[in-house]
Molecule: c-di-AMP riboswitch aptamer (ydaO/yuaA leader)
Organism: Actinomycetota bacterium
RNA sequence: GCCGAGUCGUCCGGCUGCCGACCGGGCGAACGGGGGAACCACCGCCGGACGGAUCCGGCCGGGGCGAGUUGGGCGCAUUGCCGCGCCCAUAGCGCACAGCGCGAGCCCGUCAGCUCACCUCGUAGGC
Numbered sequence: 001g002c003c004g005a006g007u008c009g010u011c012c013g014g015c016u017g018c019c020g021a022c023c024g025g026g027c028g029a030a031c032g033g034g035g036g037a038a039c040c041a042c043c044g045c046c047g048g049a050c051g052g053a054u055c056c057g058g059c060c061g062g063g064g065c066g067a068g069u070u071g072g073g074c075g076c077a078u079u080g081c082c083g084c085g086c087c088c089a090u091a092g093c094g095c096a097c098a099g100c101g102c103g104a105g106c107c108c109g110u111c112a113g114c115u116c117a118c119c120u121c122g123u124a125g126g127c
Base pairs, nucleotide, nucleotide: 001127002126003125007029008028009027010026011025012024013023014022030123031122032121033120034119035118040113044059045058046057047056048055049054061111062108063107064106065105070089071088072087073086074085075084076083092102093101094100095099
């Protein structure tokens, strides 16, 4: 200096002869996230049965933080689906920007659209 919300102030206790620093526990501000009415929105996809209504069969739980989504090829595994690994690209994101990088990971636990009031959580980590 950069990514990121991840900063500032203050009180109590511990340690100390005292102050500071450090450690632990609170409070406030600021920034960021989640839950949460009305109204509105949503109430799946594929195939077949002549069409519609309708019926039958098969497939997939859902959600959150974050830019980190999506497609193709090869391989692994499986009855198949889901999934995993590698490569190429890509929505999107970052920077010191005619260029160079990223395009991850983690969490909730069958449950949550939006959302006033209200409730609640975070203040890290990395280069």